[in-house]
Molecule: SAM riboswitch aptamer (S box leader)
Organism: marine eukaryotic metagenome
RNA sequence: UCAUCCAGAGUGGUGGAGGGCAGCGGCCCGUUGAAGCCACGGCAACCCGGGUUCGCCUCGCCGGCGACCUCGAAGGUGCCAAGUCCGACCCUUCCUGAUGCGAAGGGGACGAUGA
Numbered sequence: 001u002c003a004u005c006c007a008g009a010g011u012g013g014u015g016g017a018g019g020g021c022a023g024c025g026g027c028c029c030g031u032u033g034a035a036g037c038c039a040c041g042g043c044a045a046c047c048c049g050g051g052u053u054c055g056c057c058u059c060g061c062c063g064g065c066g067a068c069c070u071c072g073a074a075g076g077u078g079c080c081a082a083g084u085c086c087g088a089c090c091c092u093u094c095c096u097g098a099u100g101c102g103a104a105g106g107g108g109a110c111g112a113u114g115a
Stems, first nucleotide, its partner, number of pairs: 001115005010040005018029003024087003041080003046076002048072004053067005089107006
């Protein structure tokens, strides 16, 4: 910088009080055992491997590159409570007698993962 983030997938051991990247506000998980670490298992399909079609390069359906779709899962990552757990800022609509609060949708921001 770009892509994705409403799907999916956990047991055991160790550990012993925190955890849900940090902070704030919520809400939730946790001594019926948190984080971390280890073992094994699994999910997914970013990288990766195969195929169809199309486009580009090329004298050329030799080969290369790219895009959509699709199949696979050996390897490199990642992940395995809750939508990135929810919110904060902006816009639209609704609700309300009205402000506020609230509800729904969209876009940002923060963050995560990969290349």